[in-house]
Context: one part of a larger RNA
RNA sequence: GAUUGAACGCUGGCGGCAGGCCUAACACAUGCAAGUCGAGCGUGAAAGCCUUCGGGUGAGUAGAGCGGCGGACGGGUGAGUAACGCGUGGGAAUCUACCCAGUAGUGGGGGACAACAGUCGGAAACGACUGCUAAUACCGCAUACACCCUACGGGGAAAAGGGGGCUUCGGCUCUCGCUAUUGGAUGAGCCCGCGUGAGAUUAGUUAGUUGGUGGGGUAAUGGCCCACCAAGACGACGAUCUCUAGCUGGUCUGAGAGGAUGAUCAGCCACACUGGAACUGAGACACGGUCCAGACUCCUACGGGAGGCAGCAGUGGGGAAUAUUGCACAAUGGGCGAAAGCCUGAUGCAGCCAUGCCGCGUGUGUGAAGAAGGCCUUCGGGUUGUAAAGCACUUUCAACAGUGAGGAAAGGUUAGUAGUUAAUACCUGCUAGCUGUGACGUUAACUGUAGAAGAAGCACCGGCUAACUCCGUGCCAGCAGCCGCGGUAAUACGGAGGGUGCAAGCGUUAAUC
Numbered sequence: 001g002a003u004u005g006a007a008c009g010c011u012g013g014c015g016g017c018a019g020g021c022c023u024a025a026c027a028c029a030u031g032c033a034a035g036u037c038g039a040g041c042g043u044g045a046a047a048g049c050c051u052u053c054g055g056g057u058g059a060g061u062a063g064a065g066c067g068g069c070g071g072a073c074g075g076g077u078g079a080g081u082a083a084c085g086c087g088u089g090g091g092a093a094u095c096u097a098c099c100c101a102g103u104a105g106u107g108g109g110g111g112a113c114a115a116c117a118g119u120c121g122g123a124a125a126c127g128a129c130u131g132c133u134a135a136u137a138c139c140g141c142a143u144a145c146a147c148c149c150u151a152c153g154g155g156g157a158a159a160a161g162g163g164g165g166c167u168u169c170g171g172c173u174c175u176c177g178c179u180a181u182u183g184g185a186u187g188a189g190c191c192c193g194c195g196u197g198a199g200a201u202u203a204g205u206u207a208g209u210u211g212g213u214g215g216g217g218u219a220a221u222g223g224c225c226c227a228c229c230a231a232g233a234c235g236a237c238g239a240u241c242u243c244u245a246g247c248u249g250g251u252c253u254g255a256g257a258g259g260a261u262g263a264u265c266a267g268c269c270a271c272a273c274u275g276g277a278a279c280u281g282a283g284a285c286a287c288g289g290u291c292c293a294g295a296c297u298c299c300u301a302c303g304g305g306a307g308g309c310a311g312c313a314g315u316g317g318g319g320a321a322u323a324u325u326g327c328a329c330a331a332u333g334g335g336c337g338a339a340a341g342c343c344u345g346a347u348g349c350a351g352c353c354a355u356g357c358c359g360c361g362u363g364u365g366u367g368a369a370g371a372a373g374g375c376c377u378u379c380g381g382g383u384u385g386u387a388a389a390g391c392a393c394u395u396u397c398a399a400c401a402g403u404g405a406g407g408a409a410a411g412g413u414u415a416g417u418a419g420u421u422a423a424u425a426c427c428u429g430c431u432a433g434c435u436g437u438g439a440c441g442u443u444a445a446c447u448g449u450a451g452a453a454g455a456a457g458c459a460c461c462g463g464c465u466a467a468c469u470c471c472g473u474g475c476c477a478g479c480a481g482c483c484g485c486g487g488u489a490a491u492a493c494g495g496a497g498g499g500u501g502c503a504a505g506c507g508u509u510a511a512u513c
Base pairs, nucleotide, nucleotide: 001513002512003511004510006509007508008507009506010505013360014359015358016357017356018355019353020352021318026316027315028314030313031312032311035069036068037067040066041065043063048057049056050055076271077270078269085196086195087194088193089192090191091190094188095187099184100183101182102181103180104179105178106177107141109139110138116131117130118129119128120127121126147156148155149154161176162175163174164173165172166171197243198242199241204234205233206232209231210230211229212228213227214226215225216224246268247267248266249265250261251260252259253258273294274293275292276291277290296307297306298305299304324350326349327348328347332346333344334343335342336341363393364392365391366390373384374383375382376381397454399449400448401447402446403445407440411435412434413433414432415431416430417429418428419427457502458501459500460499461498462483463482464481468497469496470495471494472493478485479484
C1' cells in the first nucleotide's frame, strides 16, 4: 500500500447492488418448512337453512381409510474425515423410478385386509377380538416375438384397469395407464495412475494381516465374508503413531514466481440429539421414517408414554460480534394431478444493520466596509477570510400531490383449421378474437408545488509524514507504531486558534499478502 463475513470509538443525508452467528455440531417455547391424486377403490358426516315434523337441503360436500406417486429432491451445517474424501485423467464387473424411441401383449379366475359396525382394554399414547366390503391392493391359471437358466433334451417367469364420444348393447373409437423386453438419455455404485497438511522429541507396522483354491454374498469386482492352503504384505521415495483440517472451482495479495485462504455463489463429500441396526423402495441404511441403547427435556392415574430447529423466523446461553416469530406463490423451479388446481420459510420480495462497493447531495454566482467576534502580535498590524452578512439565481436528493410502464408467459371461453376416427362426437396441435392472473407496490420512471430551504464529520500537525502558534502543566498529569517527548518559555502532554489529510465517513484494533 492492498484486502476483510470484521469488531470498537466518534459521527451520520439519500439511493442502487451485494453481504450479515467466523464463538456453543450448546439447549430450545411457539408457528410454519411435503404433500398430492375422487379420471385407482369402497365409504361418508355435522353445523346451518327449510319443514306438512315423515323429512328435504347442506352433499355424495368435508373427513378418515385402502391404493398410487412423492417424502432419497429442494433447504441446513462442517462435527467427523489426511481418505480414492476431493481434484484430474483413465477403466470394467454393474443398476437406473419418471422421460424418449422400438418390438410384443393387456385372456380368464380366486381369496383377503382396512375403512365401517359391535364388544372389550388403557389416564393417555394406543391397542385386542368378532363380523361385513371394494380396488390400478394381493394370489394362482392361460399365453410368451423378445427375455432368464440350461447338461442344448428342456425348464422358468407377465399384466389393470380408469376416463371421453358414439352404439342396433354385439361392439367401435380416442386417450391416460399396465406387462415383458431392446436401445437411448439422465442419475448412481465400483476400480486404478498422479496430485492433495504438520511432527522422526513417532522407526518399525500388520493374523483376515498378504496371496491362492473353493464357496457365500452383492446390482456389480473384490478377504466384502467364510472354509482350507501358503507365508506373505507395508516401510527413511517416511510405513505406523500423534496433532491439525471438509476438498475444489475460486478469493485476497503480488510485476510475476509465490504466499495466505476456502464467508457469499457453484461442484463433490460427510453429518442430522449421541451410538448402533436394518425395513420399505428404482434409489436411503433415510434431517422434519422405523427399531434398540444412552444422555437430556416434558406428560402421567406411576402401569406407561412423548420429543429432537446443523430447515425459516424466533428464545435463552456463549461472545468483541452478526437481522423479522414479515408478504406472496405474481414470476422461476420442484412434488402430485388428465386438467383446473393444491402444496412449496425452495424461490421471489419486503423489514433491520454505513458491514462493504458504487453513485449523488449537503448549494451556485457575486460580494472588501477586508464588518463583528475569535486567535496571534514587535501594538504598527496579521490571520480566520470571499469566508459570513448582503444581492442575484438554481431545486438534484429528501418532503408533498398527481400520472404511471415492465416483470404476464399461462389459464378460461368462442370461432376457424389440421390430425385422429365410422363420425361434422370426444381429444390433441396451430391460428385469431374476447376475457384474464402482480407479493413487491404509496414500484421504476415522469410531471407539478414550495423554499437555500432538511443534510459534515473524523483523524492528525517533533522526525519517519502533508500540516504551527499561544495558554495550562512542570519527569506530575499524560503521550507513544519506531526513534522518543514531559524535571518552568513543551510545534511531542491537555485546551484554544490556525493548518493538513480523507470524507458519509474517519480513526483504532485484529488478521493476510
The prediction has a mean pLDDT of 87. Predicted 3D model of a 513-nucleotide part of an RNA (small-subunit ribosomal RNA, 5' domain) from Alteromonadaceae bacterium Bs31. The sequence was found in a public genome assembly. Taxonomically the source falls in Alteromonadaceae (Bacteria, Pseudomonadati, Gammaproteobacteria, Alteromonadales).